[in-house]
Context: one part of a larger RNA
RNA sequence: AUCUCGUUAAGGAACUCGGCAAAACAGUGUCCGUAAGUUUGCAAUAAGGACUCCCCAGGCUUGCCUGGGGCGCAGCGAACGAUUCUCUGGCGACUGUUUAUCAAAAACACAGGUCUCUGCUAACUCGUAAGAGGAUGUAUAGAGGCUGACGCCUGACCAGUGCCGUAAGGUUAACCUUGGCGGUCUGAAUCUUUGGAUUCGGGCUGACUGAGCGAAGCCCCGGUAAACGUCCGCGGUAACUCUGACCGUGUUAAAGUAGCGUAAUCCCUUGCCUGGUAAGUUCAGGCCCGCAUGAAAGGCGUAACGACCGGAGAACUGUCUCAACGAGAUGCCCGGUGAAAAUGCAGUACCGGUGAAGAUGCCGGUUACCUGCGGCUAGACGGAAAGACCCCGGGAGCUUUACUAUAACCAGAUAUUGACCUAGGGUUAUAAUUGCGUAGCGUAGGUGGGAGACUUUGAAACCUGACUUUCGGGUUGGGUGGAGUCGCCAAUGAAACACCACCCUGUUAUGGUCUUAGUUCUAACCGAGCCGCCUCAAAAACGGCCGGGACAUUGUUUGGGGGUUAGUUUGAGUGGGGCGCUCGCCUCCUAAAUGGUAACGGAGGCGCCUUAAGGUCAGCUAGCUUCGGAUGGAAAUCGAAGCGAUAGGGCAAAGCCAUAAGCUGGCUUUACUGCAAGGCGGCUAUGCCGCGCAGUCUCGAAAGAGGAGCUUAGUGAACCGACCGUAAUUCGUAGAACUACGGAAGAUCAUCAGAUAAAAGCUACCCCGGGGAUAACAGGUUAGUAGGGCCCACGAGUCCAUAUCUACGGCCCUGUUCGACACCUCGAUGUCGGCUCAAGAUAUCCUGGAGCUGGAGAAGGUUCCAAGGGUUCGGCUGUUCGCCGAUUAAAAUCUUACGCGAGCUGGGUUCAGACCGUCGUGAGACAGGUCGGUCCCUAUCUACCGCAGGCGCUAAAUCUUGAGGAGAGUCGUUCCUAGUACGAGAGGACCGGAAUGAACUGACCUCUGGUGUACCAGUUGUUCCGCCAGGAGCAUUGCUGGGUAGCUAUGUCGGGAAGGGAUAAGCACUGAAAGCAUCUAAAGUGCGAAGCCCACUCCAAGAUUAGGAUUUAUAGAUCCCCGGAAGACGACCGGGUUGAUAGGCUUCAGGUGUAAGUGCCGUAAGGCAUUAAGCCGAGAAGUACUAAUGAUC
Repeated sequence: AUCUCGUUAAGGAACUCGGCAAAACAGUGUCCGUAAGUUUGCAAUAAGGACUCCCCAGGCUUGCCUGGGGCGCAGCGAACGAUUCUCUGGCGACUGUUUAUCAAAAACACAGGUCUCUGCUAACUCGUAAGAGGAUGUAUAGAGGCUGACGCCUGACCAGUGCCGUAAGGUUAACCUUGGCGGUCUGAAUCUUUGGAUUCGGGCUGACUGAGCGAAGCCCCGGUAAACGUCCGCGGUAACUCUGACCGUGUUAAAGUAGCGUAAUCCCUUGCCUGGUAAGUUCAGGCCCGCAUGAAAGGCGUAACGACCGGAGAACUGUCUCAACGAGAUGCCCGGUGAAAAUGCAGUACCGGUGAAGAUGCCGGUUACCUGCGGCUAGACGGAAAGACCCCGGGAGCUUUACUAUAACCAGAUAUUGACCUAGGGUUAUAAUUGCGUAGCGUAGGUGGGAGACUUUGAAACCUGACUUUCGGGUUGGGUGGAGUCGCCAAUGAAACACCACCCUGUUAUGGUCUUAGUUCUAACCGAGCCGCCUCAAAAACGGCCGGGACAUUGUUUGGGGGUUAGUUUGAGUGGGGCGCUCGCCUCCUAAAUGGUAACGGAGGCGCCUUAAGGUCAGCUAGCUUCGGAUGGAAAUCGAAGCGAUAGGGCAAAGCCAUAAGCUGGCUUUACUGCAAGGCGGCUAUGCCGCGCAGUCUCGAAAGAGGAGCUUAGUGAACCGACCGUAAUUCGUAGAACUACGGAAGAUCAUCAGAUAAAAGCUACCCCGGGGAUAACAGGUUAGUAGGGCCCACGAGUCCAUAUCUACGGCCCUGUUCGACACCUCGAUGUCGGCUCAAGAUAUCCUGGAGCUGGAGAAGGUUCCAAGGGUUCGGCUGUUCGCCGAUUAAAAUCUUACGCGAGCUGGGUUCAGACCGUCGUGAGACAGGUCGGUCCCUAUCUACCGCAGGCGCUAAAUCUUGAGGAGAGUCGUUCCUAGUACGAGAGGACCGGAAUGAACUGACCUCUGGUGUACCAGUUGUUCCGCCAGGAGCAUUGCUGGGUAGCUAUGUCGGGAAGGGAUAAGCACUGAAAGCAUCUAAAGUGCGAAGCCCACUCCAAGAUUAGGAUUUAUAGAUCCCCGGAAGACGACCGGGUUGAUAGGCUUCAGGUGUAAGUGCCGUAAGGCAUUAAGCCGAGAAGUACUAAUGAUC
């Protein structure tokens, strides 16, 4: 010193994030007595009060009551056991459950509520399946979602998404049907230049293509919110003001209702008011401007309950003021045994500087004889863990309307798979029927034949029914009727009708065939229905019956659906990253007179255009200013003069342009094909210029010019498929096809040298590899910002810049703010605040000394000097800060890794849990709030505090000097001078003197107290000493009451003083330079501060400069022994027989408080006497009884 305990004066939560921890009241007994509230059960052992031992007597229900007596400080007398209480909020109803090992909660669960699904081979789940769970259950059942007892309630919206329903329409796959276009084999015909071409067929066939048929899905239509979800603006208005019942207007699917509300939700915010407190960022109650409440992700209440989270109080206390003593265990010493982490080397100091920017190791100084032991933790950017934050690279888990797949599921087709019928559709055969432009008597389908045809086998006409219709009519059945009707011809028209034949369009009927839908059937198929057989009994199998039934099931295939599952993607630059911005090309500046040259440097453009804005030949000259001139102006056109490229050149800028590249006109297409010497530029790949040749053209009389545009932007590699052309090579042959070759089109591939045809997020559940190449802390650099000073002097100050304050500006300083930079540290430099302990600076808060004052005095203001000392306690909050209460002489500002976590704390921040608001579809997120949440280290070196040993100082002992060092250093109040100076008064001093305090500090224990586990006494339970009596042990020293020595504070005594010297600011003397003046950065002289040096206290000759004095030298010292108010061990001090050192003994002080035994009194408990008794650790004195033997230098 730490740990675990005991006790504590006065105060009593002042401690602290918080009464954490501790203490304590009450005491599961007996008797009284108990409030609000309430779900009537509770709350409740509420709270609060009394009793509790021993003896005697009585009573009875035999362990209790009543009465009397007795003792003590104390009677559940110790121990075990055993709610502290009250008031008031939040959350959750409750008992329960949870992160084994940092979170026990407000999280989970829960009974209850509600929604959805599920009719039994149930839904759902597991499984490839068989099968199993559900359940040997059956909708009062089971499964899933949300909510979460109970009470009062649960508003609006169906536009979006989801789910459910509907089936009319749209769209939509495979299969099937049928065309087209191809390929190939083949037959015939025609033409033929014998190469072939064309036409008509037939077979097979295509990863080509059209149409028909074709389900779910989607679109569409409706429903649904206790499904996912969502629930607004603006302007005006009342006779004070404010407010706005009211009005207007816009949007919406609807425009947040009740309730609650600064909240676990409110940023501003410590909102405002009230209460509580001396003081209240917390708390309670109100208010409502709800950043960003709100109704089953339920809203608001609520008795009871809670190791939950707030606030207040009572009681109680060492939590604290403020610490003290004691016990035990460590630490320390001796004996034994004996690790670990760590360790570049070490002969390991301080200060200043330097330095990869914080040095034991470098530079310059200073200090330091050598070596240990006990302590302490400031440093060794201490140890531990290849930083968890951040960034970079990689991974993993999770999410979703990322991409691509995919299980389940839904639907179609087909096989398993059969029969009859009905209805619809297609097709075919037969029969019947149908056909209206205009003109025409009129309902003219086409072509051909045709001059007659039909009619008593009943014409015309009429009545009636059916079908059809262009509403005119047409066809046809039946009846009446009883003899004609139609054509040719004529007219009209493109076509001429009677009648016959073959056909076309549409329709009807019947039959065949295909198909769709539906009913039915039974024989496939199915049955966790019944019975039989089998069996010990079952199961399975088999048989029968029954029920379903071509459905279902299963296979294949097609469409839908699909975070269910899976694989992946989710750019880079970046004064960290993210957010923002940017990414290619052109022009200028930066760019430093060739070229080139960076930045998240400064400015702008492009992603085209043009048949002329190209080519050529010829011609022309702009623009501005002034003057003059009808309408006519600032600018129209005309003239003159002057200036001279300012104009114009499609588009940004630069360069260039009058011989014009600018403007105008004529003719035109070189805006050509095939090449290309030579160059520019350049990592490469791209890019750029181009003499000349050939071909073919245009313009020009010609020379000649022309392979687009005054120039520099106007863009995209490769792959890929499609297109046009060619037909070399290969596929056994022929053909076809693919490929190849030439051409040209398809990229905001704009992240523009282009990862894929196709791609977003979260991680605080995270992981790995790296980085101080890169952020957060600290240091460093810088000094914009900040803080401070000076200069100038507008103004304020009645007047007056400068008593004081100071604008507009200027010049500096500091390195305390916020920043900037990214230099050490990411194989770790722990981060806010508090506590403890501080050291330094001075730009001084107080105290001291001065100047000025808008200084009468007192009190102030401001400036100068000055760092010696000092600089409070509380309420709130994690706070630093701040506000507040009460004081004070004052409640200073900073630095020291925002001093100090190998010293403490852990409230805040900043892991994992959870809640609210907000954001997000979601996973999740939030310098938003809220509750909870593991702080390791035995000290090697340096440093520091102490204690020893060695050697030196050349013998030793004793006494000293003091170079040097350390400590201390504060201030108030009252009184006197003096109610004086001053002042109208009120008020009220300087100087000087005295007293008394606060805080700090040293020593001590007489006093006051504390402690005092070796002292005394009381007392409970129990064991033992045979019993009684008396004792001993144990129960925290059992508990309780006292207490010697010692140690102690809150107790007692003391301290800072006074004085001297040299000074600061300042005040002066003498006094020139400068005949004056002047305190002098002139010589000379004086005064002048708590500051400096002395003085005061302590250490101190290793002061290696090792000092001095005295004494002894047959000196002295040590080991050892007895001890100590000395002490970790050493050391120090006393003593060692010539001795009082310790023990013992005696006496005394002091403590306790009247022992035991005996006697007496009392029934007994007990009392009285002997007795101020007995006992007593450390205290004082005396006394050799015991022990201080012996050895060495």
Large-subunit ribosomal RNA, half B from a bioreactor metagenome, 1193 nucleotides, folded computationally. Its Rfam family is "Bacterial large subunit ribosomal RNA". Its family is annotated with structural constituent of ribosome and ribosome in the Gene Ontology. A reference for the family is Yusupov et al. (2001), "Crystal structure of the ribosome at 5.5 A resolution", Science. RNAcentral holds the full RNA, with entries from SILVA.